Context: one part of a larger RNA
RNA sequence: CUGCAGUUAAAAAGCUCGUAGUUGGAUCUCGGGUCCAGGCUUGCGGUUCCGCCCGUGCGGAUACUGCUUGUCCUGACCUACCAGCCGGCCGACCCUUGGUGCCCUUAACUGGGUGUCUCGGGCGGGCCGGAACGUUUACUUUGAAAAAAUUAGAGUGUUCAAAGCAGGCGGCUCGCCUGAAUAAUGGUGCAUGGAAUAAUAGAAGAGGACCUUGGUUCUAUUUUGUUGGUUUCUGGAACUGGAGGUAAUGAUUGAGAGGGACUGCCGGGGGCAUUUGUAUUACGGUGUUAGAGGUGAAAUUCUUGGAUCGCCGUAAGACGAACGAGAGCGAAAGCAUUUGCCAAGAAUGUUUUCAUUAAUCAAGAACGAAAGUCAGAGGUUCGAAGACGAUCAGAUACCGUCGUAGUUCUGACCAUAAACGAUGCCAACUAUCGAUCCGUCGGCGUUGACAUUAAGACCCUGCGGGCAGCUUCCGGGAAACCAAAGUUUUUGGGUUCCGGGGGAAGUAUGGUUGCAAAGCUGAAACUU
Numbered sequence: 001c002u003g004c005a006g007u008u009a010a011a012a013a014g015c016u017c018g019u020a021g022u023u024g025g026a027u028c029u030c031g032g033g034u035c036c037a038g039g040c041u042u043g044c045g046g047u048u049c050c051g052c053c054c055g056u057g058c059g060g061a062u063a064c065u066g067c068u069u070g071u072c073c074u075g076a077c078c079u080a081c082c083a084g085c086c087g088g089c090c091g092a093c094c095c096u097u098g099g100u101g102c103c104c105u106u107a108a109c110u111g112g113g114u115g116u117c118u119c120g121g122g123c124g125g126g127c128c129g130g131a132a133c134g135u136u137u138a139c140u141u142u143g144a145a146a147a148a149a150u151u152a153g154a155g156u157g158u159u160c161a162a163a164g165c166a167g168g169c170g171g172c173u174c175g176c177c178u179g180a181a182u183a184a185u186g187g188u189g190c191a192u193g194g195a196a197u198a199a200u201a202g203a204a205g206a207g208g209a210c211c212u213u214g215g216u217u218c219u220a221u222u223u224u225g226u227u228g229g230u231u232u233c234u235g236g237a238a239c240u241g242g243a244g245g246u247a248a249u250g251a252u253u254g255a256g257a258g259g260g261a262c263u264g265c266c267g268g269g270g271g272c273a274u275u276u277g278u279a280u281u282a283c284g285g286u287g288u289u290a291g292a293g294g295u296g297a298a299a300u301u302c303u304u305g306g307a308u309c310g311c312c313g314u315a316a317g318a319c320g321a322a323c324g325a326g327a328g329c330g331a332a333a334g335c336a337u338u339u340g341c342c343a344a345g346a347a348u349g350u351u352u353u354c355a356u357u358a359a360u361c362a363a364g365a366a367c368g369a370a371a372g373u374c375a376g377a378g379g380u381u382c383g384a385a386g387a388c389g390a391u392c393a394g395a396u397a398c399c400g401u402c403g404u405a406g407u408u409c410u411g412a413c414c415a416u417a418a419a420c421g422a423u424g425c426c427a428a429c430u431a432u433c434g435a436u437c438c439g440u441c442g443g444c445g446u447u448g449a450c451a452u453u454a455a456g457a458c459c460c461u462g463c464g465g466g467c468a469g470c471u472u473c474c475g476g477g478a479a480a481c482c483a484a485a486g487u488u489u490u491u492g493g494g495u496u497c498c499g500g501g502g503g504a505a506g507u508a509u510g511g512u513u514g515c516a517a518a519g520c521u522g523a524a525a526c527u528u
Stems, first nucleotide, its partner, number of pairs: 004499001006497001007480002012496001014367001016365002021360003026252001031079004036075004040070001043067004048061005085130006091123001093122003098117007136199003139194002142191002151183002155165002167177003209246005214240007257357001258354003262349001266345001270342004276320002280316008291302002328335002372413006382406001386402004424495003428487002431471001433469001436466005442460002445458003475482002501528003510521004
């Protein structure tokens, strides 16, 4: 590993990107034949035996054996390559030159057959050696090798057994017989057969394969009567921007994998600017008045120096009601007044293009609510801390009146949340149904400037992709419940993270990040 779990019991990193790693679509040799060998099988016999029965008749079995059938199985061979160069040996093979033994033959070593020796050649016959290289591995088969003791296990009456490697048998002084097996010995390494599966390589700017023929350089033997020199021919080697020929000359397909282009849309997606709405508070003007606030009840508080309330107006900073939904968009956090600009995106459509470019991801990186930190701006509301009024046995709270930091914006940090679907991502399959959003193909009809066609909006089928829902004996699950939490003891699609009783403890210590607060990593003793 086989073979655990991760919604709620311990547990999926907040989210995305991403290198190493791991994993990775289909496709290239399938098949046909010979009947050769063996087995099996079909039919007809033979030998032998048995029963009926006494006829050489019928039925059955058969260790052995002959022919035959083939829709069977296994092996062999062919289709279909064991190849090329050099050297050597053998020949049961073939052709050929010469000699010779025997038999037959002829006028005749004339011709034939059969042996044997031999010259030369061939052989897609066999064996051995050498050189040059041949895509390379994983996998698997077989073999060699791998100390004994141990282990498994065979044999054996240690009296049994644990053991031991002994022992057993004669007519018993001498003699004979038999053991001391076998297996296993992971990986790695060596040799070997196979070629499915999984990788890998090849010919695309032909610098490709094979063949023929040139050119250049070097070199050597033999023959030219002999010796020496030079050159040529011939043979060999190396190099080569030369020429030509042969071939079916050489590019698999275009994944309900992925990327790109195009297309008309779509969306509270993002950024910048702009615009707007009421409310709140403050202030100004004005009017009327004695209370107003607030509460369970009150009080703190504000008020003839005119509160609260009504009307008119100005300013500020927040926030975008109703529409608003089990609706949309976004990786998540998140996103809602108008308009403009900027770049981006999903899905759909497509007889477009590339051709494996992919999936998931240690390290590393971007973003990341709220709170918090630093520096500016701004401070309407609300409001930690704090003050006061109540309540209360007490109240350092809940209720009320004030109110600092903060809440808002800009720039920089921090990196955490019940960051939740408490449910990783990618791929495949498995139920029904009706809604809804986006795109799209098609279609009776309604509406539509009604003087009628169109766009659009409704309506009806499909297709693709979303957010969700209902039903249910799919199946699962401890259940709640879940079309995923199913396809799991009938256990393996790929890949990442993470958990192992409760506490001590997300503590201590160390490391690292941070201005800090803190974050990440992260125990043990002890206890139960």